RNA sequence: GGGCGGUUAGCUCAGUUGGUAGAGCAUCAGUCUUACAAACUGGGGGUCACUGGUUCGAGUCCAGUAUCGCCCACCA
Numbered sequence: 001g002g003g004c005g006g007u008u009a010g011c012u013c014a015g016u017u018g019g020u021a022g023a024g025c026a027u028c029a030g031u032c033u034u035a036c037a038a039a040c041u042g043g044g045g046g047u048c049a050c051u052g053g054u055u056c057g058a059g060u061c062c063a064g065u066a067u068c069g070c071c072c073a074c075c076a
Stems, first nucleotide, its partner, number of pairs: 001072007010025004019056001027043005049065005
């Protein structure tokens, strides 16, 4: 330098054909217990990496940028 893939909740990750942003774990509250844990019930938590574009509508499509990983090439 070229190619491919990833970036979504605190963490690990889904999100199908563009049409209400989700799960598990964690966290908070409650039930239970002498108490703690476990279990059960419920709640909160999001600039979908960033910028722009297309569209009635974008996590999803297009362009650019950033960053991480893998492969190839080049230089010394």